The RNA shown here (transfer RNA) has 72 nucleotides and comes from a bacterium. Rfam family: tRNA. The family's RNA type in Rfam is transfer RNA.
RNA sequence: GCGGGCGUAAUUCAGCGGUAGAAUGUCAGCUUCCCAAGCUGAACGUCGUGGGUUCGAUCCCCAUCGCCCGCU
Numbered sequence: 001g002c003g004g005g006c007g008u009a010a011u012u013c014a015g016c017g018g019u020a021g022a023a024u025g026u027c028a029g030c031u032u033c034c035c036a037a038g039c040u041g042a043a044c045g046u047c048g049u050g051g052g053u054u055c056g057a058u059c060c061c062c063a064u065c066g067c068c069c070g071c072u
Base pairs, nucleotide, nucleotide: 001071002070003069004068005067006066007065010024011023012022013021018055026042027041028040029039030038048064049063050062051061052060
């Protein structure tokens, strides 16, 4: 330098154009003599970044950044 993969909640990951979800974790309450476990509820996301297409983009297109793999 060329090609490919990945980037979504604090963490690990879903999500094939129509209100962004799960599990774990965090906080509060219930339960318990206490702890753990259990139950209920709550908070937490500029979907890596910037553009484009579209009535509408996490999703399609272009560029770019980071990480990984291959080729040279």